SAH (S-adenosyl-L-homocysteine) riboswitch aptamer from a Gammaproteobacteria bacterium, 81 nucleotides, folded computationally. The sequence was found by an Rfam model in a public genome assembly.
[in-house]
RNA sequence: CUCCCCAAGAAGCGCUGCAACAGAAACUACGGUCUCUGCCAGGCUUGGGAAGGACUCCUUUCAAAACCGCGCUUGGCCUUC
Numbered sequence: 001c002u003c004c005c006c007a008a009g010a011a012g013c014g015c016u017g018c019a020a021c022a023g024a025a026a027c028u029a030c031g032g033u034c035u036c037u038g039c040c041a042g043g044c045u046u047g048g049g050a051a052g053g054a055c056u057c058c059u060u061u062c063a064a065a066a067c068c069g070c071g072c073u074u075g076g077c078c079u080u081c
Base pairs, nucleotide, nucleotide: 001052002051004049005048006047007046008045009044010074011073012072013071014070015069018043021038022037023036024035026033027032042067
């Protein structure tokens, strides 16, 4: 660094549906393209685990978070009245 898994980033309900995923039709140079349907608002960040790859070679420290479509409700803190 890549893929997968786990945890955390306050909670619940409703709505829309981009990407990804699944299904179907059509097309196809058989590599895929495109339309529709379903699902879908932790897919992001941080930490941990496992596998693999690359690089590096003195060690240590640090503070910790920052974010998350729309609407409603709740919770926590602070402030005003």

The source organism's lineage runs through Bacteria, Pseudomonadati, Pseudomonadota and Gammaproteobacteria. The prediction has a mean pLDDT of 78.